[in-house]
Context: one part of a larger RNA
RNA sequence: UGUUUGGUGUCUGAGAGGAAAAGGCAUCUAGUACGAGAGGAACGAUGGCUUGAUGCCACUGGUGAUCUGUUGUCCGACAGGGCAGGCAGAGUAGCUACGCAUUAAGAGAUAAGAGCUGAAAGCAUCUAAGCUCGAAACUUACCUUGAAAAGAGACACCAUAGAGCUCUCCUAAAAGAGGAGUUUGAUGGGAUCGGUAUGUAAGUGCCAAGCUAACGCGAGGUAUUCAGUGUACGAUUUCCAACCGCUCAU
Numbered sequence: 001u002g003u004u005u006g007g008u009g010u011c012u013g014a015g016a017g018g019a020a021a022a023g024g025c026a027u028c029u030a031g032u033a034c035g036a037g038a039g040g041a042a043c044g045a046u047g048g049c050u051u052g053a054u055g056c057c058a059c060u061g062g063u064g065a066u067c068u069g070u071u072g073u074c075c076g077a078c079a080g081g082g083c084a085g086g087c088a089g090a091g092u093a094g095c096u097a098c099g100c101a102u103u104a105a106g107a108g109a110u111a112a113g114a115g116c117u118g119a120a121a122g123c124a125u126c127u128a129a130g131c132u133c134g135a136a137a138c139u140u141a142c143c144u145u146g147a148a149a150a151g152a153g154a155c156a157c158c159a160u161a162g163a164g165c166u167c168u169c170c171u172a173a174a175a176g177a178g179g180a181g182u183u184u185g186a187u188g189g190g191a192u193c194g195g196u197a198u199g200u201a202a203g204u205g206c207c208a209a210g211c212u213a214a215c216g217c218g219a220g221g222u223a224u225u226c227a228g229u230g231u232a233c234g235a236u237u238u239c240c241a242a243c244c245g246c247u248c249a250u
Stems, first nucleotide, its partner, number of pairs: 005159007015145004021051003025047004034039001052103005060097004066090005071084005106140003113133004162248004167181004187241003190237005195231004203224005210217002
């Protein structure tokens, strides 16, 4: 752009893609069939396992903003920091595997093949008419997609106006696209509360090994203090920003 009014939402499924599965093992069958014995199955059923594929993060582990301890040195000391991408102990969200879940059962029509009934050909014959089975292959089933399927689909609603951009964003993301919102607002930021991580901040009071002739100095401990600091999580709240506008269509 088309689908012969436009828009919103929900579907159908012609078709397309996939390997989404592959392989052992054990138990029962069964010490059975078979075999003189020695030995010793299978059909089928059940349960683990391994590899692969797809998805997920409640658990376990990894990473991890962050918090804490600490070494050397520098910012005069304290406090607070920089650098050595220092070392070490923990660690939420997210992302992940070493973690978890699924990867089932079947159906149809058949191949080789196995048959039933049955003539031509009084018999016989799976075939000539007819019928029954039969494979990881085929069609389904399963997953992903799929109205541009020109036979261009269906249903519901709206009906005079809508759609998009700009703007605030993320369940989305290479660019496009998708999704949420735009003051009739909780979309993002801030603030507050909760949860959560770390583990008890600074300052001050008290105690104190030890040092000093004395005044005093003083590692460390303790109280204030489950503190201080951080927060990717959940809420609440219009404090800030979603303003002003633009394009297309009618």

Predicted 3D model of a 250-nucleotide part of an RNA (large-subunit ribosomal RNA, domain VI) from a marine sediment metagenome.